The RNA shown here (transfer RNA) has 73 nucleotides and comes from Oleiphilus messinensis. It matches the Rfam family "tRNA". About the family: Transfer RNA (tRNA) molecules are approximately 80 nucleotides in length. By type it is a transfer RNA. The coordinates come from a structure-prediction model, not an experiment, and the mean pLDDT is 81. Taxonomically the source falls in Oleiphilus (Bacteria, Pseudomonadati, Gammaproteobacteria, Oleiphilaceae).

[in-house]
RNA sequence: UGCCGGGUAGCUCAACGGGUAGAGCGCAGCACUUUGACUGCUGCGGUUAUGAGUUCAAGUCUCAUCCCGGUUG
Numbered sequence: 001u002g003c004c005g006g007g008u009a010g011c012u013c014a015a016c017g018g019g020u021a022g023a024g025c026g027c028a029g030c031a032c033u034u035u036g037a038c039u040g041c042u043g044c045g046g047u048u049a050u051g052a053g054u055u056c057a058a059g060u061c062u063c064a065u066c067c068c069g070g071u072u073g
Base pairs, nucleotide, nucleotide: 002071003070004069005068006067007066010025011024012023013022019056026044027043028042029041030040031039049065050064051063052062053061
């Protein structure tokens, strides 16, 4: 310098033909328990890296930039 993959909740990751952003862990409350743990229920939590474009509609498609990893010279 080129190429490839990735950036989504506090963490690990889904969402695949563009159509309501979800799960597990976590945190809070309640139930249970002598207490705690376990378990169950409810809730909390997101400018989908940034900006622009296409579209009725973008996490998803296009362009640029930033960051991480791999690879090549």